A computed fold for a 1445-nucleotide RNA from an uncultured Porphyromonadaceae bacterium, annotated as small-subunit ribosomal RNA.
The coordinates come from a structure-prediction model, not an experiment, and the mean pLDDT is 82.
It matches the Rfam family "Bacterial small subunit ribosomal RNA".
C1' cells in the first nucleotide's frame, strides 16, 4: 500500500461500482424460447356479422381472430459455473494447393409433369396415471416419381498459366454417367432450386511459450513408420482395418505423482520480479453420474431423445415422472454474501411480409459502510479565563477552555409546499413532395418502467447528525488513583515482585474521522535466492585427488556467409484497463473521446564491425623432437647392520623389574647382569632441513632391473590440436572385512596390581585380534592452505633447491619450484599480498537463522561393519564469525605484604568473665552475622535507662509553639484514698508598671501534635572493606569502521604510575611523596606553680627563704638530613659500602592524611528525610517484671596449672591524665572494706600515686604454703529502693586444672614478651572491657619453591549476575510432534478373465411385403457390474525407538 473480505464498537446524507471465495451439496414454487394464418387442413376458446325458429336455443369459419395439429425457422445464440483439463486447453505467430459454413450480399439460369399417403377431426378400445392401440377420412411450401440439364459433381486425353512436398486454376473440342425446383399473395412483393464469387462463423495442422517432485529413471504394441487410389470424415491423419519392417519418446527431463481453468488484465515494486484470475472482455470445458447416437448449415445439445447408475416424487403396486452450475427463493455447510420486484420504455436478440408477439439478456428499483468519491453535523464574536472535573508545591495556581452560556449571522442537509425535465429516435396511422415505380424526404399523430425522479422555487429553523483506536520504544500523544510476578497486557523488545507513562479505571493528549480497530492474505521493505543484485580461509558454504563424455567457453590474419547483432518498412499486438490531452454529469469518483502505449510475433529491404558457421593462412597457446643435468616419484627382485625377543652354553649371585610411591610379575629348578653362538620378524640410527619428489593418498638402509615424470637448453617438426569438465572411469592414510600365509616388537578387547569415595581410566605387570605380506573388499579422515581448475595483470626486500649463460663454490642476470617481510589494493576484522583472500576472464562443485539431523522413510553400493542421497512434523529467538573491555586459570614471567619460612608468646584442653547462637519465656526488646557479626551499637540495663510483657490511667494529650478567653503569681508546707500515676483538701504568701498593659504559670477552646511502627532494595549523612594497595582518569593529537587503543607500554630504578632513559604522543588532574602534629639533638628567647650551680640565710630534715638564668625542665621561634661528601657499579635515574661526619643516614620513629570505584555491605533504632501505616493507640503516664533464663554450641578475654615461682619483711626509680556534690595529706577507731575529724588544692603550687625491680628470709616439686571457681558466715560502702540483681572486706571452704588434639592467631625493635598507673561512661557497679601513659625489655629473618592476599605485563576463555561463572548426560513426573509396527480399515490407478444396455456399423435362410423395404436375429465394440492377484497411497493400532519444550 491492497482486499469479493470477516469480527468488534459506532453510525447522517448522495452518487458510483460490488456482493457463497466454502458443499459441481440437494432443492419446494414461480418464471428464463418462441414465433409465423402472407405455408397447410380447419375451428376447441373469444367477438362481430348473418340464417332458423320453438326468442332463447340452433346453425352457419362469413368476418376478426385462433387452441391443439401438420409444415417452415429458431431451439447449437444469450445466462450459468470452473468439476475436469499440464493438453494444440490457452496465448502469439503462421498455413490448409486438405475443408465446411442455414440466414445475409453479388452475378448468371431455371421452376415443366405426375403420385401415394399422414397428423389432426370422428368413432370404437386399454390404462390410476404418463400414455397407447386400431378403425375411417383429408390438406400443403410435409413426401416421393418422371422431364430438362446452360452449369455442377466423378473419371479420361492434349493446350496455356500458377505454385511446388501432395497439386491449383483457365479455356478449347469431345465422351460416359448422375443430380434440381413450390408456391403465398391485398399483384406492392416474398419466398424455392442450381452454380459461381464475397462476407461471417467455424474446422484441423503447426513453431514458440505455459506450475512443483528426479526420494518418479525409463516409458511404449496402434506403440513408430510403409503398403493397400482399402473404410470412414466437410476434411489431413493410426482415425479404423488388414499385412510389412521394429521402430518411437526420454536427463535439452520422458514415463509417473501432485496442484491448477488459460489469457487480457489487477495488486504491489523505482524497475526487474513476486503474487492473484472475483466483478469486465475473449477463449476453453462441463450441464446429477458415466456412456450412446439422432436431428440439423451447425450439438454428440443446460431447460432434446436412448441406455445404465445413485437419489427424490406419484402410484390402484401392475408402472410412471424428475435433474436451479438460468432469475428469484429454501434448506445444508460456513467467519461469510442480497429480492420468490418492475418494465421490454431504452439496447440487443428470435419468429413474421408487417402490425407485433416473446426475451428474469438488458434496462431500473429493493436489501448491504461491503469498496471508492463527494457533501454535513455548523460560522463570527464572546473571560469573572465561571461551576464541575483533574492535577498540585494546598486555597494560591495549572488544564479542560473561547470551551460553554450569551449576542450575532448562514441554511449545504432536513421538514412543509409548489413547479419539474432530458434519456425518443426510429417506426406505425395520416397527408403531401421528387423522381429514376420502390425508394428517399417533409408535415402531423403516437410511443417513459425508472418517476413527479433529477433539478428548480419559497418558507421554517442551529435546528436532524461524532465515533473509533492509541499514548514505554519502533510510533504522533502523560499524569493521578486502584493493583503488588497477582489480575492482567503484548505486533517485536518486553511491562507487573508497594511509588507501573507498558496492567484496570480516570483526566488530558495524539490520529484518523461516518467511520476507527483488529483478524486472514498478498506485494514491499527483504541486495533474506542477488538477471538487474550476494556470496563460499575463519560466518553457512570448495567435491579427497586425477583423467575424461556431453556441455559451456576459446589465439593472430584474409576472404565468403548473414544464423545471432543493428537499422528502415509492412503486418499483427481485439476491446476495455494504465498514461496524457480534452469534454459531460453542480466537483470528484465515474463515464465519453482523441492520442500514445501495449517493451511481442511475423514478413521484408538493407548493413556487416563483432558472435557464429565455411574456405585459406600464421606461429606467439598447446603438443612432437634432440641434448644436459634432476629427485625418500612408482612397481618388482636381491643384499646389509644395529637394535629387539627367544633358544642353547658359559662365568656368576641374590635379587631383578616397575612406580610419585608401590604390587602383581620374573627369580636358588639360578634370574637380573655379562660373554659367546644361533633364530626369527619388523622397522632403516647419524646425514635431516620452514630441503626434495609425487595429482591427491603419500614416499626414507643399499642395491639392479623395468616404468613414470616435471624442469633447463636450443628452435628441427604438427599447426589451435587448447581451457574448464555434470553423469561416468580410475586412485585414495588410518581403522575395518575376506582367504592364505607369517608374528620379533609394539598393542585395542581381556587378566591381574595400584590409585580412588567409586575408578568398567589415567599408572604397572601381563596379553588376543591387529600391526607385516599376497589376492580381494572397503572408500571414510581436522582427506586442511579449512583457500577447486586455468589464463592474463599489478611496488619491492631476503633466504634456499634445480638448470642455464664463458673456465669457476665470487658476483651478476634468466627459468622453474620452494620459504619469510612488507606497498598499493581487498577484507566484518584477524589478516591474504606474483605461491593472492589484488584486478580481470571461462568452467565446475557448493551455501540461504539454529535445533530436529547428516536423523527417518525410501532408492542405490557393500560379506558385514557401514557409504552415497537425503527430508519432515515440532521447538527457540537466537545460533555464528572477528575484534574489545574486564574477571578467571590447579597458564607464563615480573614484584610486594608477619603471607610463607626463621624465631618469641599465645588461642583450640580448666575455671570464671562477657559477648552471640540455639532453648526457654508472660516478656527473655531492637539491630549487627564469612572475612568486613559475635568485650559490636552499649564510653556502664537494680528504679530510670527501656524500646519488650503484666497491671492501673490519660484522649489537646508527656514535651514544645502560634492565637482566644478566663483566672491567677510562681512557690512552699501539709493531710486524705492509692502500688504508683493520679485526684482530692487545708494552710502561708501575692511579680513588674502610674495606667493600658506585660512576664510568668493554670485553666477552656482552636490550629499545629505524637509513633525506638514498615521500608538502609526509595534517600542524605555518616561507617566498615579491598587497602595507605599503588593505582584512577583527563585535554588536544595520533591509531582503529568501531567496541577502543595510544599517554599508563618496553629497559633500569622505587616503598611508590618514585623517577631516569626510550617513545605518536604532549601535556595536565585525582591518589604516591611532601607540606601538619608529635619523638629524637640543638641554638635563641622567656623563667613561675617548675629547676637549684654560683653567693646568703634557716631548718632534725627538705630549693624551705633571699636571690639566680648556669642546668634539668617548660614552650614559643628557628637549626638540623639533603645521597649532600668519598670510592666503586651505572647512559641516567639510582645501588652499594657495619664508609666519613654527625644526636639522627637514606620515606629516622609514630600520627593525622583513605584516589576511582566495588559489596543494592551496614545503619529508617544517633539525627534528618519520601512513601505506606496508627490516632480514647502501633500515642502517653505510672507500679512491677523482664533484657542478668539454661540440657548445650561458638567467638573474645582474664586467672592459672608453679621454683626465671609462691610467701613474708625491707629498699628503689616513672610517664600521662583526673579533681569542688571532687581529690583530700595529717590525727584518731576498725584485721579490714571503710568511719569520725581535721587541712590543703578550682592546681607545673594541694591531693590521687606505682608495680615488675633489688636485698633477706622460707617453701622443695606435691594437685603443693602452686590455683582460686564455689560455697557458709559477718560486714562496709553507694543509693527512695541492692529478693529476683550492685561492688567491697574479714573469717571458713579449697573444684576443675600439672602446658592442652586435629587445627589457628599475633609479633621485624624500644617491637613482641612481662610489670603496673590514668581516663572516660559513672550515685553505685558486674571494668578481667575500650582509650591512654610509662617501667624492665628479647630471638629471627637462609630465601621467594610452596599457603593466602596483592600490582605490573602477557596468554587462553564457549565467563560478563563475570570460576561460587558456565555448563554434559543418564534418570523420575508431565505434555507434543515423529519413526518402526502383529494386524484393522479406505482410497485412486493399472492388469487378466467373465458378463454385457443403449447405440452407429456390418451380416442375414425361414416372417410381413408384388418389389423397393420392414421386422426380427446375430457379429464387432462399449458405459456399467463381477471375480482374481499384485502394486501405489492415506487413515487407525496394543507395543516400542530416538526427538522437542
Nucleotide at each position: 500500500g491492497a482486499u469479493g473480505a470477516a469480527c468488534g464498537c459506532u453510525a447522517g446524507c448522495g452518487a458510483u461500482a460490488g456482493g457463497c471465495u466454502u458443499a459441481a451439496c440437494a432443492c419446494a414454487u414461480g418464471c428464463a424460447a418462441g414465433u409465423c394464418g402472407a405455408g397447410g387442413g380447419g375451428u376447441a376458446a373469444c367477438a362481430g356479422g348473418g340464417a332458423g325458429c320453438u326468442u332463447g336455443c340452433u346453425c352457419u369459419g362469413c368476418u376478426g381472430a385462433c387452441g391443439a395439429c401438420c409444415g417452415g425457422c429458431g431451439c447449437a445464440c444469450g445466462g450459468g459455473u470452473g468439476a475436469g483439463u499440464a493438453a494444440c486447453a490457452c496465448g502469439u505467430a503462421u498455413g490448409c494447393a486438405a475443408c465446411c459454413u442455414a440466414c445475409c450480399c453479388a452475378u448468371a439460369a431455371c421452376a415443366c409433369u405426375g403420385g401415394a399417403a399422414u397428423a389432426g377431426c370422428u368413432c370404437g378400445u386399454c390404462g390410476a396415471a404418463a400414455g397407447g392401440c386400431g378403425a375411417a377420412u383429408u390438406a400443403a411450401u410435409a413426401c416421393c416419381g418422371g422431364a430438362u440439364g446452360a452449369a455442377g459433381c466423378a473419371g479420361g486425353g492434349g493446350u496455356c498459366c500458377c505454385a511446388c512436398c501432395u497439386g491449383g486454376g483457365a479455356a478449347u473440342a469431345u465422351u460416359u454417367g448422375c443430380u434440381a425446383a413450390a408456391g403465398a399473395u391485398u399483384u406492392a412483393u416474398c419466398g424455392g432450386u442450381u452454380a459461381u464469387g464475397g462476407a461471417u462463423g467455424g474446422g484441423c495442422a503447426u513453431g514458440c511459450g505455459u506450475u512443483c517432485c528426479a526420494u518418479u529413471a525409463g516409458g511404449u504394441a496402434g506403440u513408430u513408420g510403409g503398403u493397400g487410389a482399402a473404410g470412414g470424415u466437410a476434411a489431413c491423419g493410426g482415425c479404423u482395418c488388414a499385412c510389412c519392417a521394429a521402430g518411437c519418446c526420454a536427463u535439452c527431463g520422458a514415463u509417473g505423482g501432485a496442484u491448477a481453468g488459460g489469457g487480457g488484465a489487477a495488486c504491489u515494486g523505482a524497475g526487474a520480479g513476486g503474487u492473484u484470475u472475483a466483478u469486465c472482455c475473449c477463449c476453453c470445458a462441463c450441464a446429477c453420474u458415466g456412456g450412446u447416437a439422432c436431428u440439423g448449415a451447425g450439438a454428440c445439445a443446460c431447460g432434446g431423445a436412448c441406455c445404465a447408475g445413485a437419489c427424490u416424487c406419484c402410484u390402484a403396486c401392475g408402472g410412471g415422472a424428475g435433474g436451479c452450475a438460468g432469475c428469484a427463493g429454501u434448506g445444508a455447510g460456513g467467519a461469510a454474501u442480497a429480492u420468490u420486484g418492475g418494465u421490454c420504455a431504452a439496447u440487443g436478440g428470435g419468429c413474421g411480409a408487417g402490425a407485433g408477439c416473446c426475451u428474469g439478456a438488458a434496462c431500473c428499483a429493493g436489501c448491504c459502510a461491503a469498496g471508492u468519491c463527494g457533501c454535513g453535523u455548523g460560522a463570527a464574536g464572546g473571560a469573572u479565563g465561571a461551576c464541575g472535573g483533574u492535577a498540585u508545591u494546598a486555597u494560591g495556581u495549572a488544564u479542560u477552555g473561547u470551551a460553554a452560556a450569551c449576542u450575532u449571522c448562514u441554511u449545504u442537509u432536513g421538514u412543509u409546499u409548489g413547479g419539474g425535465a432530458a434519456u425518443a429516435a426510429a417506426g406505425u396511422g395520416a397527408g403531401g413532395a421528387a423522381c429514376g415505380u420502390g425508394u428517399u424526404c417533409c408535415u402531423u399523430u403516437u410511443u417513459g418502467u425508472a418517476u413527479g425522479u433529477a433539478c428548480c422555487a419559497a418558507a421554517c429553523g442551529a435546528a436532524u447528525a461524532a465515533g473509533c483506536a492509541u499514548c514505554g520504544g519502533c510510533u504522533a500523544a502523560c499524569u493521578c488513583c486502584g493493583u503488588g510476578c497477582c489480575a492482567g497486557c503484548a505486533g517485536c523488545c518486553g511491562c507487573g515482585g508497594u511509588a507501573a507513562u507498558a496492567c484496570g479505571g480516570a483526566g488530558g493528549a495524539u490520529g484518523c474521522g461516518a467511520g476507527c480497530g483488529u483478524u486472514a492474505u498478498c506485494c514491499g521493505g527483504a541486495u533474506u535466492u542477488a538477471u538487474u543484485g550476494g556470496g563460499u580461509u575463519u560466518a553457512a558454504a570448495g567435491g579427497g585427488u586425477g583423467c575424461g563424455u556431453a556441455g559451456g567457453c576459446g589465439g593472430g590474419c584474409u576472404g565468403a556467409u548473414u544464423a545471432g547483432u543493428c537499422a528502415g518498412c509492412g503486418g499483427u499486438g481485439a476491446a476495455a484497463u494504465c498514461u496524457c490531452g480534452g469534454a459531460g454529469c453542480u466537483u470528484a469518483a465515474c463515464u465519453c473521446u482523441g492520442a500514445a502505449a501495449c517493451u511481442g510475433c511475423c514478413g521484408u529491404u538493407g548493413a556487416a564491425a563483432c558472435u557464429g558457421u565455411c574456405a585459406g593462412u600464421c606461429u606467439u597457446g598447446a603438443g612432437u623432437g634432440u641434448g644436459a643435468a634432476c629427485g625418500a616419484g612408482g612397481u618388482a627382485g636381491g643384499c646389509g647392520g644395529a637394535a629387539u625377543u627367544c633358544g642353547u652354553a658359559g662365568u656368576g649371585u641374590a635379587g631383578c623389574g616397575g612406580u610419585g610411591a608401590a604390587a602383581u610379575g620374573c627369580a636358588u629348578a639360578g634370574a637380573u647382569a655379562u660373554u659367546a653362538c644361533g633364530a626369527a620378524g619388523a622397522a632403516c640410527u647419524c646425514c635431516g632441513a620452514u630441503a626434495g619428489c609425487g595429482c591427491a593418498g603419500g614416499c626414507a638402509g643399499c642395491u639392479u632391473a623395468c616404468c613414470a615424470g616435471g624442469c633447463c637448453a636450443c628452435a628441427a617438426c604438427u599447426g589451435a590440436c587448447g581451457c574448464u569438465g555434470a553423469u561416468g572411469c580410475a586412485c585414495g592414510a588410518a581403522a575395518g572385512u575376506g582367504u592364505g600365509g607369517g608374528u620379533a616388537u609394539c598393542a585395542a578387547a581381556c587378566a591381574g596390581g595400584a590409585u580412588u569415595a567409586g575408578a568398567u581410566a589415567c599408572c604397572c605387570u601381563g596379553g588376543u585380534a591387529g600391526u607385516c605380506c599376497a589376492c580381494a573388499c572397503a572408500g571414510u579422515a581436522a582427506a586442511c592452505g579449512a583457500u577447486g581448475a586455468u589464463u592474463a595483470c599489478u611496488c619491492g626486500c631476503u633466504g634456499u633447491u634445480u638448470g642455464c649463460g664463458a673456465u669457476a663454490u665470487a658476483c651478476u642476470g634468466c627459468a622453474a619450484g620452494u620459504g619469510g617481510c612488507u606497498u598499493a589494493g581487498c577484507g566484518a576484522a584477524a589478516g591474504c599480498a606474483u605461491u593472492a583472500a589484488g584486478u580481470a576472464a571461462u568452467c565446475c562443485a557448493c551455501c540461504u537463522g539454529g535445533g530436529g539431523a547428516g536423523u527417518a522413510c525410501g532408492c542405490c553400493g557393500g560379506c558385514a561393519a557401514c557409504g552415497g542421497u537425503g527430508a519432515a512434523a515440532c521447538u527457540c529467538a537466537a545460533a555464528g564469525g572477528a575484534a574489545u573491555u574486564g574477571a578467571c586459570g590447579g597458564g607464563g614471567g615480573c614484584c610486594c605484604g608477619c603471607a610463607c619460612a626463621a624465631g618469641c608468646g599465645g588461642a583450640g584442653g580448666a575455671a570464671c568473665a562477657u559477648g552471640u547462637g540455639g532453648u526457654u519465656u508472660a516478656a527473655u526488646u531492637c539491630g549487627a552475622u564469612g572475612a568486613u557479626a559475635c568485650g559490636c551499637g552499649a564510653g556502664g540495663a537494680a528504679c530510670c535507662u527501656u524500646a519488650c510483657c503484666c497491671g492501673g490511667g490519660c484522649u489537646c494529650g508527656a514535651a514544645c509553639g502560634g492565637c482566644u478567653a478566663g483566672u491567677g503569681a510562681g512557690u512552699a508546707u501539709a493531710g486524705u484514698g492509692g502500688a504508683a500515676a493520679c485526684a482530692u483538701u487545708a494552710u502561708a504568701g501575692u511579680c513588674a508598671g502610674c495606667a493600658a498593659u506585660g512576664a510568668c504559670a493554670c485553666u477552656a477552646g482552636u490550629c499545629g501534635a505524637g509513633g525506638u511502627g514498615c521500608u538502609g532494595c526509595a534517600u542524605g549523612g555518616u561507617u566498615g572493606u579491598c587497602g595507605u594497595c599503588a593505582g584512577c582518569u583527563c585535554g588536544u593529537g595520533c591509531c582503529g569502521u568501531g567496541a577502543g587503543g595510544u599517554g599508563u607500554c618496553g629497559g633500569c630504578u622505587u616503598a611508590a604510575g618514585u623517577g631516569c632513559c626510550a617513545u605518536a604522543a604532549c601535556g595536565a588532574g585525582c591518589g604516591c611523596a611532601a607540606c601538619c602534629c608529635u619523638u629524637a639533638c640543638u641554638g635563641u628567647u622567656a623563667g613561675u606553680u617548675a629547676c637549684c650551680a654560683u653567693c646568703a640565710g634557716g631548718u632534725u630534715a627538705u630549693g624551705c627563704u633571699g636571690g639566680g638564668g648556669a642546668c634539668u625542665c617548660u614552650a614559643g621561634c628557628g637549626g638540623g638530613a639533603c645521597u649532600g661528601c668519598c670510592a666503586c657499579c651505572g647512559u641516567a635515574a639510582g645501588g652499594u659500602g657495619u664508609g666519613a661526619g654527625g644526636a639522627a643516614g637514606g620515606u629516622g620513629g609514630g600520627g593525622a592524611u583513605g584516589a576511582c570505584g566495588u559489596c543494592a555491605a551496614a545503619u529508617c533504632a544517633g539525627c534528618a528525610c519520601g512513601g505506606c501505616c496508627c490516632u480514647u493507640a502501633c500515642g502517653u503516664c505510672c507500679g512491677g517484671g523482664g533484657c542478668u533464663a539454661c540440657a548445650c554450641a561458638c567467638g573474645u578475654g582474664u586467672u592459672a596449672c608453679a621454683a626465671u615461682g609462691g610467701g613474708a619483711g625491707g629498699g628503689a626509680c616513672a610517664a600521662a591524665g583526673g579533681g569542688c556534690a571532687g581529690c583530700u595529706a595529717c590525727c584518731a577507731g576498725g584485721c579490714g572494706a571503710c568511719u569520725g575529724g581535721a587541712u590543703g588544692c578550682u592546681a607545673a603550687u594541694c591531693u590521687c600515686c606505682a608495680a615488675a625491680c633489688c636485698c633477706u628470709c622460707u617453701c622443695c616439686c606435691a594437685g603443693u604454703u602452686c590455683g582460686g571457681a564455689u560455697c557458709g558466715a559477718a560486714g562496709u560502702c553507694u543509693g527512695c529502693a541492692a529478693c529476683c540483681c550492685g561492688a567491697c572486706u574479714u573469717c571458713g571452704u579449697g573444684a576443675a586444672g600439672c602446658u592442652g588434639g586435629a587445627u589457628u592467631c599475633g609479633c621485624u625493635a624500644g617491637u613482641a614478651a612481662u610489670c603496673g598507673c590514668g581516663c572516660a561512661u559513672c550515685a553505685g557497679c558486674c571494668a578481667u572491657g575500650g582509650c591512654g601513659c610509662g617501667g624492665u625489655g628479647a630471638a629471627u629473618a637462609c630465601g621467594u619453591u610452596c599457603c593466602c592476599g596483592g600490582g605490573c605485563c602477557u596468554u587462553g576463555u564457549a565467563c560478563a549476575c563475570a570460576c561460587c561463572g558456565c555448563c554434559c548426560g543418564u534418570c523420575a513426573a508431565g505434555c507434543c510432534a515423529u519413526g518402526a509396527a502383529a494386524g484393522u480399515u479406505g482410497g485412486g490407478g493399472g492388469u487378466a478373465c467373465c458378463u454385457g444396455a443403449a447405440g452407429u456399423a456390418c451380416g442375414u435362410a425361414a416372417c410381413c411385403g408384388c418389389a423397393a423395404g420392414g421386422a426380427g436375429c446375430g457379429u464387432c465394440c462399449u458405459a456399467g457390474g463381477g471375480u482374481a492377484a499384485a502394486a501405489c497411497u492415506g487413515a487407525u493400532a496394543a507395543u516400542u525407538g530416538g526427538g522437542g519444550c